Predicted 3D model of a 76-nucleotide RNA (transfer RNA) from Fundidesulfovibrio agrisoli. It matches the Rfam family "tRNA". The coordinates come from a structure-prediction model, not an experiment, and the mean pLDDT is 81.

RNA sequence: GCGCCCGUAGCUCAGCGGAUAGAGCGCCGGACUACGAAUCCGUAGGCCACAGGUUCAAAUCCUGUCGGGCGCACCA
Numbered sequence: 001g002c003g004c005c006c007g008u009a010g011c012u013c014a015g016c017g018g019a020u021a022g023a024g025c026g027c028c029g030g031a032c033u034a035c036g037a038a039u040c041c042g043u044a045g046g047c048c049a050c051a052g053g054u055u056c057a058a059a060u061c062c063u064g065u066c067g068g069g070c071g072c073a074c075c076a
Base pairs, nucleotide, nucleotide: 001072002071003070004069005068006067007066010025011024012023013022018056028042029041030040031039049065050064051063052062053061
């Protein structure tokens, strides 16, 4: 340099055109307990990487940019 895949909550992931984007773990608060762990209940937490486009409607489709991974090529 070229090709392919990926980017969604603090972490790991689901959602792959249809209304206000979810789960587990974690954080925080509460219950329980002599205290803690475990368990149970509840709350908060998201510019869906960024920009543009298509569409009545985009996390989802298209283009570009950025970042990450893999493969190939180049390597005086």